[in-house]
RNA sequence: CGAGUUGACCAGACAAUCGCUGCUUUAUCGUUGUAUUUUGAAUUUCGGUUCUUAAUAGACAGGUGAGGGGGAGGAAAGUCCGGGCUCCAAUGAGCAGGGUGCCAGGUAACGCCUGGGCGGCGCAAGCCGACGACAAGUGCAGCAGAGAGAAGACCGCCGAUGACUUCUUCGGAAGAACAGGUAAGGCUGAAAGGGUGCGGUAAGAGCGCACCGGAUUACUGGUAACAGUAAUUGCAGGGUAAACUCCACCCGGAGCAAGACCAAAUAGGGUUUCAACGCGUGGCUCGCGCGGAAACCGGGUAGGUUGCUUGAGCCUUAGAGCGAUUUAAGGCCUAGACGAAUGAUUGUCACUCUUUUUCGAAAGAACUACAAAACCCGGCUUAUACGGUCAACUCACUAA
Numbered sequence: 001c002g003a004g005u006u007g008a009c010c011a012g013a014c015a016a017u018c019g020c021u022g023c024u025u026u027a028u029c030g031u032u033g034u035a036u037u038u039u040g041a042a043u044u045u046c047g048g049u050u051c052u053u054a055a056u057a058g059a060c061a062g063g064u065g066a067g068g069g070g071g072a073g074g075a076a077a078g079u080c081c082g083g084g085c086u087c088c089a090a091u092g093a094g095c096a097g098g099g100u101g102c103c104a105g106g107u108a109a110c111g112c113c114u115g116g117g118c119g120g121c122g123c124a125a126g127c128c129g130a131c132g133a134c135a136a137g138u139g140c141a142g143c144a145g146a147g148a149g150a151a152g153a154c155c156g157c158c159g160a161u162g163a164c165u166u167c168u169u170c171g172g173a174a175g176a177a178c179a180g181g182u183a184a185g186g187c188u189g190a191a192a193g194g195g196u197g198c199g200g201u202a203a204g205a206g207c208g209c210a211c212c213g214g215a216u217u218a219c220u221g222g223u224a225a226c227a228g229u230a231a232u233u234g235c236a237g238g239g240u241a242a243a244c245u246c247c248a249c250c251c252g253g254a255g256c257a258a259g260a261c262c263a264a265a266u267a268g269g270g271u272u273u274c275a276a277c278g279c280g281u282g283g284c285u286c287g288c289g290c291g292g293a294a295a296c297c298g299g300g301u302a303g304g305u306u307g308c309u310u311g312a313g314c315c316u317u318a319g320a321g322c323g324a325u326u327u328a329a330g331g332c333c334u335a336g337a338c339g340a341a342u343g344a345u346u347g348u349c350a351c352u353c354u355u356u357u358u359c360g361a362a363a364g365a366a367c368u369a370c371a372a373a374a375c376c377c378g379g380c381u382u383a384u385a386c387g388g389u390c391a392a393c394u395c396a397c398u399a400a
Base pairs, nucleotide, nucleotide: 002395003394004393005392006391007390008389009388010387012349013348014347015346016345017344018343020071021070023068024067025066026065027064028063029062034057035056036055037054040051041050042049043048073370077381078380080379081378082377083376084375085255086254087253088252092286093285094284095283097251098250099249100248101247102116103115104114105113106112117131118129119128120127121126132246133245137244138243139240140239154186155185156182157181158180164175165174166173167172194212195211196210197209198208199207213235214233215232216231217230218229219228220227221226259306260305261304262303269297270296271295272294273293274292277291278290279289280288313332314331315330316329317328318327319326320325352365353364354363355362356361
């Protein structure tokens, strides 16, 4: 100086003016309902009750004013997982179905995270893994090729005896063909009956041997997944399960449009089907409980309160742990809307870029991405600037 890898952080700051909105304190206003009193009517078991008129009180809700404190992200996105919470709902069993898939930990839990093992990629720092089982079974791999899985002889190589031809020094030699042997060489293919080498053979072949590899057994290290060592043994029925399947473990459902409360409203309407039937929050069966259930036509009402933000919460310090995380002490309260608020302008500074520079700085531009809470939380995934900052590590070049 360049190219990379990993981790963490930021997503402008301050001030002023105007505006929107939740909470809270306080003042004030008038209406609805409420309480007390009261006018008239109806009714009465003579205690009262219902409707209606007016006055007073002043809580809640509402309006207006003043003050105080707040107000959209690292992903709020995807709706892919796991939960908290609410309801079915009270007590079960099984089948089908679904999810995960090396080991050990973490966590409320997970398909997440941390550490390790094995395999793959990369010179490396590092990254990725859908990582149980193919001798339980069934499939799939077109074409090509001899042969594609208890799978092979096309080209090659060898070819004795016997028979045939030629030669002969009469020992034999050569040639052609056949029976047969072979899977070392070649072809085909994504993939071809372990690999390299030596010996051996008619030619070959684990046929034998050496070293790798496989299988079995034992020992050592490790919590384990696994790794290593030794011995024995010529010894591998290939690939694919992100194919069906088998094995191990796990799994009720629906969801804040859940649910609770107040108010309002009617047509407690009509037709049809079913009682060995029907309903009971994924499907089926059994059990249990309930007694009505379902479909269609038609009519009426739908306003408000709550759930709703104090949480498996956040920050700091110390301890334990390789780490995820956890323990203790102290501190903090950070939106809660409901047709849906959280904004606009100005100034200064910071960051970035360009130009100039007397190296003190000046001027100008821009302040750009992805993007908007809606019950809450833990993850994963995706998007991201003319983006920026910090730290560690790797490789290459150069210089000392």